[in-house]
RNA sequence: GAUAGAGGCGCAAGUGCUAUCAGUAACGUUAGUCUAUGAUUUUCGCAAAAUUACGGCUGGCGUGAAAGGAGUAUUUGCCGAAGAAUUUCAAGGCGUAAGAAAUUCUGGGCGAACGGACAAUAUUCGUUCGACUGUCGCAAAUGCGGAGUGCUAUC
Numbered sequence: 001g002a003u004a005g006a007g008g009c010g011c012a013a014g015u016g017c018u019a020u021c022a023g024u025a026a027c028g029u030u031a032g033u034c035u036a037u038g039a040u041u042u043u044c045g046c047a048a049a050a051u052u053a054c055g056g057c058u059g060g061c062g063u064g065a066a067a068g069g070a071g072u073a074u075u076u077g078c079c080g081a082a083g084a085a086u087u088u089c090a091a092g093g094c095g096u097a098a099g100a101a102a103u104u105c106u107g108g109g110c111g112a113a114c115g116g117a118c119a120a121u122a123u124u125c126g127u128u129c130g131a132c133u134g135u136c137g138c139a140a141a142u143g144c145g146g147a148g149u150g151c152u153a154u155c
Base pairs, nucleotide, nucleotide: 001155002154003153004152005151008079010078011077012076013075014074015073016072017071018070026063027062028061029060030059031058032057033056034055038052039051040050041049042048082106083105084104085103086102087101088100089099107133108132110130111129112128113127114126115125116124117123135146136145137144138143139142
């Protein structure tokens, strides 16, 4: 360097279902209330005044979502799987999102605290801490340390 593999509550995507969002938005109807562009009335005409909602607001009743974010089942692809941050590119009048590239960080999931996202106590991202787990190294009782640019097997 190539090929094949292993971490396990392992990773991602698609699809189905479920809850949440929410008895919310919206729609219909009804009551109250506010206003008067317009219309009508009064006038010979104007002005002014009055009336009027099909307009606004609030409530009652009825019907009643979706997106986004999740959980779960299953399928597929996988084991830097993937995630995060920064910068750049392209398109564009400008900006955001999505997309592409580069660099940096994280072995893996779990729990707690804090902070961010979120409608959210769900979920998620970051930081710190804790025990666990795989792996390698050092001492050999068990402990300590390292990082995936790692580890195992074959060539």
The RNA shown here (Lysine riboswitch aptamer) has 155 nucleotides and comes from a bovine gut metagenome. Its mean pLDDT, the model's own confidence on a scale to 100, is 77. The sequence is in RNAcentral, with records from MGnify.